[in-house]
Context: one part of a larger RNA
RNA sequence: UGACGGGGGCUCACACAAGCGGAGGAGCAUGUUGUUCAAUUCGAAGCAACGCGAAGAACCUUACCUGGGCUUGACAUGCAUUUAGUAGAAACCCGAAAGGGGGACGACCCGUAAAAUCGGGAAUUUGCACAGGUGCUGCAUGGCUGUCGUCAGCUCGUGUCGUGAGACGUUGGGUUAAGUCCCGUAACGAGCGAAACCCUUGUCGUCUGUUGCUACCGGGUCAUGCCGGGCACUCUGACGAGACUGCCGGUGUUAAACCGGAGGAAGGUGGGGACGACGUCAAGUCAUCAUGGUCCUUACGCCCAGGGCCACAAACGUGCUACAAUGGCGGGUACAGAGAGAUGCAAGGCCGCGAGGCGGAGCAAAUCUUCAAAACCCGCCCCAGUUCGGAUUGGAGGCUGCAAUUCGCCUCCAUGAAGUUGGAUUCGCUAGUAAUCGCGGAUCAGCCACGCCGCGGUGAAUACGUUCCUGAGCCUUGUACA
Numbered sequence: 001u002g003a004c005g006g007g008g009g010c011u012c013a014c015a016c017a018a019g020c021g022g023a024g025g026a027g028c029a030u031g032u033u034g035u036u037c038a039a040u041u042c043g044a045a046g047c048a049a050c051g052c053g054a055a056g057a058a059c060c061u062u063a064c065c066u067g068g069g070c071u072u073g074a075c076a077u078g079c080a081u082u083u084a085g086u087a088g089a090a091a092c093c094c095g096a097a098a099g100g101g102g103g104a105c106g107a108c109c110c111g112u113a114a115a116a117u118c119g120g121g122a123a124u125u126u127g128c129a130c131a132g133g134u135g136c137u138g139c140a141u142g143g144c145u146g147u148c149g150u151c152a153g154c155u156c157g158u159g160u161c162g163u164g165a166g167a168c169g170u171u172g173g174g175u176u177a178a179g180u181c182c183c184g185u186a187a188c189g190a191g192c193g194a195a196a197c198c199c200u201u202g203u204c205g206u207c208u209g210u211u212g213c214u215a216c217c218g219g220g221u222c223a224u225g226c227c228g229g230g231c232a233c234u235c236u237g238a239c240g241a242g243a244c245u246g247c248c249g250g251u252g253u254u255a256a257a258c259c260g261g262a263g264g265a266a267g268g269u270g271g272g273g274a275c276g277a278c279g280u281c282a283a284g285u286c287a288u289c290a291u292g293g294u295c296c297u298u299a300c301g302c303c304c305a306g307g308g309c310c311a312c313a314a315a316c317g318u319g320c321u322a323c324a325a326u327g328g329c330g331g332g333u334a335c336a337g338a339g340a341g342a343u344g345c346a347a348g349g350c351c352g353c354g355a356g357g358c359g360g361a362g363c364a365a366a367u368c369u370u371c372a373a374a375a376c377c378c379g380c381c382c383c384a385g386u387u388c389g390g391a392u393u394g395g396a397g398g399c400u401g402c403a404a405u406u407c408g409c410c411u412c413c414a415u416g417a418a419g420u421u422g423g424a425u426u427c428g429c430u431a432g433u434a435a436u437c438g439c440g441g442a443u444c445a446g447c448c449a450c451g452c453c454g455c456g457g458u459g460a461a462u463a464c465g466u467u468c469c470u471g472a473g474c475c476u477u478g479u480a481c482a
Base pairs, nucleotide, nucleotide: 001482002481003479004478005477007476008475009474010473011472012471013470015466016465019429020428021427022426023425026321027320028319029318030317031316032315033314034312035311042053043052064307065306066305067304068303069302070301073130077129078128079127080126083123088105092101093100094099108121109120110119111118132296133295135294136293137292141290142289143285144284145283146281148279153192154191155190156189157188158187159168160167161166172183173182174181198273199272200271201270203241204240205239206238207237209235212231213230216229217228218227219226244267247261248260249259250258251257323422327381328380329379330378331377332376339370340369341368344363345362349358350357351356388419393414394413395412396411397410398409399408435458436457437456438455439454440453441452
């Protein structure tokens, strides 16, 4: 100087407490361990691995296994060489394919040139340099990322003090979300962080009026901005205004600031996001990529078929669905936002109980398409393993795709399992939040999505407080630790 303490002081955080809803029990989905296997490819490991890399494992992917094949190679560059019916290539043969044979037919570019021809290129053969490796080392690395932590810290120049390590500054008194600001001060200044600048949302104005809107005028319809005007309103999206403790009162050291109030759509950082200091964990990644070293070279490279990554005694994590009446079922009926759409989204219509099929208007889309559910109204059920719950299994179908057996999704009929609120323990959340309800997108032929990333609808409870648990910041104290 740090680190540590079941030392002290001050302070903070869904850290506790106060609340609301979960997990831990059940079934299923998914990841992991373990076991098994010819293989169940590899990585991730307390928080910070475990719905993680994977935003799509039937083939492909694919890195694994078995079997079949290739050897200058699936791909790049160079040198030499070879061929001239060359490159390419249909029948046909072996084969699961890859591959191996086989060869009817049969080219191209540049220069010379009337043509023939000749030279070169591309290509081919052979050989050599080399290619190739998701082989190893993340403890040789770059890059990228997680984490402490959006915590308020981390430093420098000059100066001063100390033999020196170093200290002061950065401590102290107030204050703040903040090393934020004020005052004091052997310090005076400065930098990286905090804040601000950026995006979005909340109010208003100006401009813009089509594909949007419809108050007013007119036309038309069973009805609808449907049509002609119109651009007020909503909205689109560009610019601007607005919030700054600016104003008032109080407290305070005349300060910084805090408390209350006015005005205001919004008030003291308005809400949300992007943004992550010096560093820590030899944290993660050699399998995104790049790369040093090292290893393989008729194989640890490459191609193909089939299998595996989906196994299943058991254990754990994360989720979904429930155990019901604030519910289930039947009927009626209303209201979003954000997205996506051309091998695409697909309306009205017809067929089918349905998944879906036929057909195809319109739309590269403020124009067309895809567009809610909970809620609300009426009725049934009457507390039961049930009109709860839907696992499992049988049968019949639909769709995608060369192909659904291993191993896809969906529909209908039948079947109806466990489950009656979950031990110790444990997680999230302070407001348009939790809870609850549906919708969309990426990936994608299809989909094991209940995942992930977004979007809106309905919409709470509680916070006395900081003693305790956990983590963190500043000051101080002890230390046999570095």
The part of an RNA shown here (small-subunit ribosomal RNA, 3' major domain) has 482 nucleotides and comes from an uncultured Planctomycetota bacterium. The RNAcentral record of the full RNA draws on Greengenes. It matches the Rfam family "Bacterial small subunit ribosomal RNA". Gene Ontology terms of the family: structural constituent of ribosome and ribosome. The coordinates come from a structure-prediction model, not an experiment, and the mean pLDDT is 84.